[in-house]
């Protein structure tokens, strides 16, 4: 210096919210300061599919449950 493993924490998973003994993924670097912390910058995971064009398709979930919104059908 690189790779890997373990522990803890943070973040992400194509349209909203909450929950989870759940699943997958990412986690570095630099700068400033009143400095065992605080602030800033930047970066990763992530940002749906088909199609030459024209045009077409699924879904508020990563998954499950509930809520909200939207759409369709039926009944009153």
């Nucleotide at each position: 210096g690189g790779a890997g493993g373990c522990c803890g924490g943070g973040g992400a998973g194509a349209u909203g919210g909450c929950a989870u003994g759940c699943c997958u993924c990412c986690c570095g670097u630099c700068c400033g300061c009143c400095a065992u912390g605080c602030g800033g910058a930047u970066g990763a995971a992530c940002c749906g599919c088909c199609c030459c064009a024209g045009g077409g398709c699924u879904g508020a979930u990563g998954a499950u449950g509930c809520c909200u919104g939207u759409u369709c059908c039926g009944u009153c």
This is a predicted structure of a 76-nucleotide RNA (Fluoride riboswitch aptamer (crcB RNA motif)) from Oleiagrimonas soli. The same sequence occurs in records of 2 taxa. Of the family's consensus pairs, 100% are formed in the model. Its mean pLDDT, the model's own confidence on a scale to 100, is 76.